[in-house]
RNAcentral holds the sequence, with entries from ENA. A computed fold for a 385-nucleotide RNA from a Planctomycetota bacterium, annotated as Bacterial RNase P class A. A source record names the gene rnpB. Its mean pLDDT, the model's own confidence on a scale to 100, is 76. Rfam family: Bacterial RNase P class A. It is annotated as a ribozyme.
RNA sequence: CGAGAGGCCCGGACGGCCGUCUGCGGGUUCGCCCGUGGGAGGAAAGUCCGGACUCCGUGGGUCGAGGUGGUUGCUAACCGCAACCGGUCGCGAGACUAGGGAAAGUGCCACAGAGAACAGACCGCCAACCCCGUCGCUUCGGCGGCGGGCGGCAAGGGUGAAACGGUGCGGUAAGAGCGCACCGCGGCUCUGGUGACAGAGCUGGCAGGGCAAACCCCACCUGGAGAAAGAUCAAAUAGGGAGGCACUCGGCGUGGACCCGCGCCGCCUCCGGGUAGAUCGUUCGAGGCCGCGUGCGAGCGCGGUCCCAGAGAAAUGGCCGUCGUUCCCGUGCGCGCCCGUCGCGCCCGGGAUCACAGGAUCCGGCUUACAGGGCCUCUCGCAUC
Numbered sequence: 001c002g003a004g005a006g007g008c009c010c011g012g013a014c015g016g017c018c019g020u021c022u023g024c025g026g027g028u029u030c031g032c033c034c035g036u037g038g039g040a041g042g043a044a045a046g047u048c049c050g051g052a053c054u055c056c057g058u059g060g061g062u063c064g065a066g067g068u069g070g071u072u073g074c075u076a077a078c079c080g081c082a083a084c085c086g087g088u089c090g091c092g093a094g095a096c097u098a099g100g101g102a103a104a105g106u107g108c109c110a111c112a113g114a115g116a117a118c119a120g121a122c123c124g125c126c127a128a129c130c131c132c133g134u135c136g137c138u139u140c141g142g143c144g145g146c147g148g149g150c151g152g153c154a155a156g157g158g159u160g161a162a163a164c165g166g167u168g169c170g171g172u173a174a175g176a177g178c179g180c181a182c183c184g185c186g187g188c189u190c191u192g193g194u195g196a197c198a199g200a201g202c203u204g205g206c207a208g209g210g211c212a213a214a215c216c217c218c219a220c221c222u223g224g225a226g227a228a229a230g231a232u233c234a235a236a237u238a239g240g241g242a243g244g245c246a247c248u249c250g251g252c253g254u255g256g257a258c259c260c261g262c263g264c265c266g267c268c269u270c271c272g273g274g275u276a277g278a279u280c281g282u283u284c285g286a287g288g289c290c291g292c293g294u295g296c297g298a299g300c301g302c303g304g305u306c307c308c309a310g311a312g313a314a315a316u317g318g319c320c321g322u323c324g325u326u327c328c329c330g331u332g333c334g335c336g337c338c339c340g341u342c343g344c345g346c347c348c349g350g351g352a353u354c355a356c357a358g359g360a361u362c363c364g365g366c367u368u369a370c371a372g373g374g375c376c377u378c379u380c381g382c383a384u385c
Stems, first nucleotide, its partner, number of pairs: 001381010012323007020039008041356001045367002048365005053226004065222005070084005085099001086097004100217002105215002107211003122157002124153003130149008165183006184206001185204008230280004240271006250265005287306008324354001326352005332346005337340001
């Protein structure tokens, strides 16, 4: 210098004016006004996981349903994070990985292909053994050649995502773990490691191939609803209860009917539930920043310091000026070449632009969106010293 890998940060700045939500203080004609302080994010988003908090439910066991799935840790918890192990990819820095069980059982393996799971012979290779025919030889027992049948084989070709270990040598009629060496694989032992696992030695000729984000089995975890959770205060109207007053007239009920008695329909006061409404929950918290210690790390511990939106359908915005980012246009200057209506850089002037997006109880994660810019560490290649 070029090409990459991993991670972190910023994401317009300052000033003025106007506007908006809100805490506190003051004023008020109760409508508001004045002063002062504060007012979105790295994702506030999706609402996908986990928790705090609240209410409801809750004897125990079994079954079921859902979730998670290498190991060791971290954490309040986790489908989270860290470190490590195995596998795949990359020269590498690194990236990805639901990564328990396929010898409990069931199921599936399309198409192609002869054969897809206690497999199979299409092309091919062989002609040893057995049978038949024919020819030749014969010491008449057979032997040899050719052809056919019955067969042998799974090396090579071919199909497929996958064909019952791979390479080589021996062996054989041809072949084949049939035998051997190496590699792979299974079993046992030892060593190292907390562990996943790794290494070494011995041994077995090699086994029932794959799929469990198919059913299933195993281990572990899990009650439900959510801030419109929930709590407190509490109009009007209707209805409920208690007490008092009126029972004059009337109506209804009660007794078969009448008189009569009692009760209700009326009015007033109080009480309780509860709607509208108001208040709390509500923002001091697994909190931010700084330092020290500890740990490879996620993190943990201690000390100091700071207070940082709390509305209830929802405020955080607009304009101007200066500066900055990026782009466009114009004049001029410089440099370069393949000399042109070219490219690059600089000064000045003018114009445009500045991403994704936005709280609604809070917190830890994950995922997704994001113009542009900056920083750190590492890898590979080339050149030079």